[in-house]
RNA sequence: CAAACAGCCAGGGGGAGCUCGAAAGGGCUGAGAAGUCCGCUGGACUAACCCCAGGAACCUGACCCAGAUAAUACUGGCGGAGGGAAUGGCAGUUGAACAAAGA
Numbered sequence: 001c002a003a004a005c006a007g008c009c010a011g012g013g014g015g016a017g018c019u020c021g022a023a024a025g026g027g028c029u030g031a032g033a034a035g036u037c038c039g040c041u042g043g044a045c046u047a048a049c050c051c052c053a054g055g056a057a058c059c060u061g062a063c064c065c066a067g068a069u070a071a072u073a074c075u076g077g078c079g080g081a082g083g084g085a086a087u088g089g090c091a092g093u094u095g096a097a098c099a100a101a102g103a
Base pairs, nucleotide, nucleotide: 003094004093005092007090008089009088010087011052012051013050014049017028018027019026020025034046035045036044037043038042058083059082060081064077065076066075067074
């Protein structure tokens, strides 16, 4: 000192479904389906979680196709498709080549 692994801080991006119940609250999947407020078909803010080009975090296609399920982006396809935040700093573990010192 390349590279690899992982942590902290700051900045930025993102999503929230199906179902039972009068309600409170519960069941399924998932990293994530939380809370508050408002003009309440919807939107805003905050927290947690995830992602920042090594980008499948997430969006479009899509009221898509196939298979499952009580039901659902539940699983797979679509996807060697198109987009998408154009990031920095700090401190670590291991440590190639090379260099120095010693034997």
Annotation: A computed fold for a 103-nucleotide RNA from a Nitrososphaerota archaeon, annotated as TPP riboswitch aptamer (THI element). Lineage of the source: Archaea > Thermoproteati > Nitrososphaerota. The model forms 96% of the base pairs in the Rfam consensus.